[in-house]
Molecule: c-di-AMP riboswitch aptamer (ydaO/yuaA leader)
Organism: Anaerolineales bacterium
RNA sequence: GAUUGGUACACGCCGAAUCUUUGGACCGGGGAACCCAACUUUCCGGGGCGAAACAACGUUAUCGUUGUAGAGCAAGUCUUCUGUUCUAGCCCGACAGCUAACCUCGUAGGCGUCGAAGAUCACGUAA
Numbered sequence: 001g002a003u004u005g006g007u008a009c010a011c012g013c014c015g016a017a018u019c020u021u022u023g024g025a026c027c028g029g030g031g032a033a034c035c036c037a038a039c040u041u042u043c044c045g046g047g048g049c050g051a052a053a054c055a056a057c058g059u060u061a062u063c064g065u066u067g068u069a070g071a072g073c074a075a076g077u078c079u080u081c082u083g084u085u086c087u088a089g090c091c092c093g094a095c096a097g098c099u100a101a102c103c104u105c106g107u108a109g110g111c112g113u114c115g116a117a118g119a120u121c122a123c124g125u126a127a
Base pairs, nucleotide, nucleotide: 011112012111013110014109018025019024027106028105029104030103031102036097045095046092047091048090049089053068054067055066056065057064058063070086071085072084073083074082076120077119078118079117080116081115
């Protein structure tokens, strides 16, 4: 000097997952009337959280590829361009359309990006 790893603080990202006087608050989800919808078809079970779904082809397969759809990031915000990543998993337990009152549940976990233009906001500067 370089590289790698660990720890602490700060900042940032996915996500509802933050704050707190420890009681809760905010945020997020589910169930649940009239009315409306449906007129069913409940083994071809059905349903929920989530962006995470469909089709085709290949493949011994629970796998892979491609396309369409969906989701995120590129350090104020919006739009456009460009680039890049993901497209998991888990749960209910025969059962749920919407749905006010009401009832009920969660409030984790995992990570490390920084290209351009236009408009606009804030801050700073004598300008």